[in-house]
Context: one part of a larger RNA
RNA sequence: UUGGGCGUAAAGAGUACGUAGGCGGUUAAGUGUGUUUAAUAUUAAAAUUUAGAGCUUAACUUUGAAAUUGUAUUAAAAACUAUUUAACUCGAGUGUAAUAGGGGUAAAGGGAAUUUCCAGUGUAGCGGUGAAAUGCGUAGAUAUUGGAAAGAACACCAGUAGCGAAGGCGCUUUACUAGGUUACAACUGACGCUGAGGUACGAAAGAUGAGGCAGGGACCCGGAUUAGAUACCCGGUUACUCUCAUCUGUAAACGAUGGAUACUAAAUGGUGUUUAUAGCACUGUUAAAGCUAACGCGUUAAGUAUCCCGCCUGGGGAGUACGCUUGCAAAAGUGAAACUC
Numbered sequence: 001u002u003g004g005g006c007g008u009a010a011a012g013a014g015u016a017c018g019u020a021g022g023c024g025g026u027u028a029a030g031u032g033u034g035u036u037u038a039a040u041a042u043u044a045a046a047a048u049u050u051a052g053a054g055c056u057u058a059a060c061u062u063u064g065a066a067a068u069u070g071u072a073u074u075a076a077a078a079a080c081u082a083u084u085u086a087a088c089u090c091g092a093g094u095g096u097a098a099u100a101g102g103g104g105u106a107a108a109g110g111g112a113a114u115u116u117c118c119a120g121u122g123u124a125g126c127g128g129u130g131a132a133a134u135g136c137g138u139a140g141a142u143a144u145u146g147g148a149a150a151g152a153a154c155a156c157c158a159g160u161a162g163c164g165a166a167g168g169c170g171c172u173u174u175a176c177u178a179g180g181u182u183a184c185a186a187c188u189g190a191c192g193c194u195g196a197g198g199u200a201c202g203a204a205a206g207a208u209g210a211g212g213c214a215g216g217g218a219c220c221c222g223g224a225u226u227a228g229a230u231a232c233c234c235g236g237u238u239a240c241u242c243u244c245a246u247c248u249g250u251a252a253a254c255g256a257u258g259g260a261u262a263c264u265a266a267a268u269g270g271u272g273u274u275u276a277u278a279g280c281a282c283u284g285u286u287a288a289a290g291c292u293a294a295c296g297c298g299u300u301a302a303g304u305a306u307c308c309c310g311c312c313u314g315g316g317g318a319g320u321a322c323g324c325u326u327g328c329a330a331a332a333g334u335g336a337a338a339c340u341c
Stems, first nucleotide, its partner, number of pairs: 004312003007295002012309001014201004021194003025088007034080001035077008048066007091191001092188003095184005103177007110154001114150008125136002162169002206247006215241002220236004258308006266286008290297002314341003323334004
């Protein structure tokens, strides 16, 4: 390489869009690209296979035949494939009428809690722990009442409930905006699927600039614990956490399961729609057949098949080195070998 694989053993790219490419629904007619058949030419000889012949036999020598995947030309065939033309409606899309939703962006508003500040009442403690201490407090704390300010997050509702391609999305209202589902079957008429490169989005942490900073809190400083304690516990606290603009591009980015299409027993929950025990779309559970090394999966497949992409090939060395690309950096992407078992 072929083959075999990718839920958990190595292996599905974090996700989508999409270029080239690959693959592609139904009917009719034409052409004859691939395809099939035949003929001819060629496919050197030797070797090989086979039927004989010659050395007593064999090895060996020798005659004839076969075979030689293939290539070219010519003549046919027309199912499939390709292509051209004409059509179709089931795939795909558009339209009309409904409809559910924490989908996205922006603005405005709200209450609870927390902290701080001001004022009143009030007096010696508060806080914290396994126990303490550091800390706060007679310059009046903690507690309690009234008032003010600030920032961040939105209890209950809340649900294997919903929406989104994924990351993710949850107080209320408004504006703008994207997608889905159902019904109708009016329109287009294969317009489709996948997708190397590419482009966009992409939690948290991190980076740059400008703001903001209530609470939490890496680092750091104290107090404890301990043999020690660079920790666990306690008191403080900077970056950060928040907003805007930009960068980074990674996660157990997980369903550890790529996307699309078709088919293959049932039973039972939930959501949406509806002509309401049905159907369609989604989301769970249990399980037939089947699959699996087992666990388990099982119409939301890990079953049965087709198409396209990505990836794997013993462990370590190593996601390292070198080079290149990207980045302000941190790093990211790509990605070996020697050696060793």
A computed fold for a 341-nucleotide part of an RNA from Trachelomonas cingulata, annotated as small-subunit ribosomal RNA, central domain.